[in-house]
This record gives sequence, C1' cells and structure tokens, in this order.
RNA sequence: UAAUCUUUUUCGCUUAAUCCUAAGUGGAGCGGGGGACCCAUUUUUUGCAGAUGCCAUUCUGUAAGGGGUGAAUCCUUGUAUAGGUAGGGUUACUUCCAUGACCCGAAUCCGACAGCUAACCUCGUAAGCGUAGUGGGAGAGGAUGA
Repeated sequence: UAAUCUUUUUCGCUUAAUCCUAAGUGGAGCGGGGGACCCAUUUUUUGCAGAUGCCAUUCUGUAAGGGGUGAAUCCUUGUAUAGGUAGGGUUACUUCCAUGACCCGAAUCCGACAGCUAACCUCGUAAGCGUAGUGGGAGAGGAUGA
C1' cells in the first nucleotide's frame, strides 16, 4: 500500500413503520381500511360439510367467485433455485434531466362481502439489510482568503 474476514460504533438503505416518554399501545407525526348526497355501475349466482330444525330460517367451518395491503402483474417453455415482462429500488447534501452499473419483480389478509365518498368509526407504527459511477441544470450548506 492492496485484498479478505470478524467485532463495535457512527452513518446509510428498503418500508407508513419515526419521535416524545423512566416506561405504556399513552401522545405527536406518518400510513391503511370501513363509511352519505352527487357521480359511476346495471349481470351477481354461490357450492360443500356440520349444528338447530317438520320445512323454512339461523349459526360455524371450508373453498370456485370477489376484494384489501404491497412495485411485485402478465407471458412462454425444454418444468428448472428456468427465461422474459408491466412495474419498483440503490448508486452518500437535496432535487430534475441524461447515461452506465447492480438488484427486486414476493408474501399475506378478509371470508360471500365492501365503487367513489364529507362527518364519523377503526387499525398499523414491524421486519430486513450494507450502495460509495459519470455529465449537465437549479438550490442548500461548509471552509479558506480579501
């Protein structure tokens, strides 16, 4: 001097998931769902099993259907830890444009049911990681000198 590994701290990233407080499901902030008029829509049916039960009705569970959170949707095939793709992220002051590089493109919830939606009601505030390219425009901030 370079590379690799480990630990700690700082810092940074995905995300709504941060802060206050000795602490809290307490508060602030941020985020999600339900929910009128108006507008939009004009097609909306359930199946199975069990319980109650004369039938009907009601309740519970499950699942084609439908819906929600999310960037995470769709296609193809030789079916694999496969390929591509709508879309999304990082590239260390912020942001816009351009151009490279590296990645993601999942998972899960509701349970027959929900359009938008003021008032109102209600819920979440977890988890997981480690990027260090370039050019131009706008802005912020710092240092030095006069």